[in-house]
This record gives sequence, structure tokens and C1' cells, in this order.
RNA sequence: GCCCCCGUAGUUCAACGGAUAGAACAAUGCCGUCCUAAGGCGGAGAUGUCAGUUCAAUUCUGGCCGGGGGCA
Repeated sequence: GCCCCCGUAGUUCAACGGAUAGAACAAUGCCGUCCUAAGGCGGAGAUGUCAGUUCAAUUCUGGCCGGGGGCA
């Protein structure tokens, strides 16, 4: 330099182009306890970025950024 794959919550993963983007773990508040812990209840938190297509984009297209792999 060229080609391929990936990027969603703190972490690991979901989501026919159409519902308020869903769950587990973690963190947090409350209950619990003499105090912790176990256990129970509640609730916050995310689509790498900029454009394009579309009535509608996490999803499709292009550029850029980041990560991984292959060739040279």
C1' cells in the first nucleotide's frame, strides 16, 4: 500500500428497514441485619463519527476514526 471482518450500557451479548433499542452480570438506591453478607424490590445507563438512500436506518451505501486478520 491492497483486500476481508468487527465497532450497541462499565462488561458479555440481542434487536425482518417500522413498538418506548432488550437481557445477563457489574455499579447504585431501598428493604433486610446489632453491623456486614446472603436474599428480595426499585431504578439510571448505549447504537464510533460525518454524509447519503428511504415516509422511516442499530440495520442499507460511501468517507473518516478505532480494533483484528490476510497478501505484499
RNAcentral holds the sequence, with entries from ENA.
A computed fold for a 72-nucleotide RNA from a bacterium, annotated as transfer RNA.
Model confidence (mean pLDDT): 80 of 100.
Its Rfam family is "tRNA". Rfam classes the family as a transfer RNA.